[in-house]
RNA sequence: GCCCGGGUGGCGGAAUCGGUAUACGCGCGCGACUUAAAAUCGCGUCUCGCAAGGGAUGUGGGUUCAAGUCCCACCCCGGGCA
Repeated sequence: GCCCGGGUGGCGGAAUCGGUAUACGCGCGCGACUUAAAAUCGCGUCUCGCAAGGGAUGUGGGUUCAAGUCCCACCCCGGGCA
């Protein structure tokens, strides 16, 4: 330099044909249970805002009524070829 795969909450990781972003698990917080703990169970857990509401999928554009998903450029990580 060229080719392929990937980047989503604190972490792992879903999201089907382009149609409710963050399912599920872990962690964390509060509570129940216990003499007390562990284990287990329940509830909560992106962000801004008093609220109504808005923003957010590596970054910036584009297409579309609608984009995590399609297109273009760039950044980063992994692999292959030279």

Predicted 3D model of an 82-nucleotide RNA (transfer RNA) from a bacterium. Its Rfam family is "tRNA".